[in-house]
């Protein structure tokens, strides 16, 4: 210099619950609280997974209401992934 890396420094994020809003939901946004986190920073048809289902479409079922199944449409990065970066003892 670089790559890997920690019982190392100086930080970081904030999980579940609670209180407020928002949404039809999953969820998400503020406080609060810390399970955890070397990426728990950032990317949401670039690729995969899971999740919600109020309105549309289609489609199949009960023969009313309804009930599923796709699509659309939302969300989830703390699931995997993709990308960017902090420190430098050994």
């Nucleotide at each position: 210099u670089u790559a890997a890396u920690a019982u190392a420094a100086a930080g970081g994020c904030a999980a579940a619950g609670c209180c407020a809003u928002c949404g039809g939901a999953a969820g998400a946004u503020g406080g609060u609280g810390a399970c955890g986190c070397a990426a728990a920073g950032c990317u949401a048809a670039a690729g995969g997974g899971u999740c919600u289902u109020a309105a549309g479409c289609a489609c199949u079922u009960a023969u009313u209401u309804g009930a599923g199944u796709g699509c659309c449409a939302g969300a989830u990065a703390g699931c995997c992934a993709g990308u960017u970066g902090c420190u430098g003892g050994u």
The RNA shown here (c-di-GMP-I riboswitch aptamer) has 90 nucleotides and comes from Butyrivibrio sp. INlla14. It matches the Rfam family "c-di-GMP-I riboswitch aptamer". Its family is annotated with cyclic-di-GMP binding in the Gene Ontology. The organism belongs to Butyrivibrio, within Bacteria. RNAcentral holds the sequence, with entries from ENA and Rfam.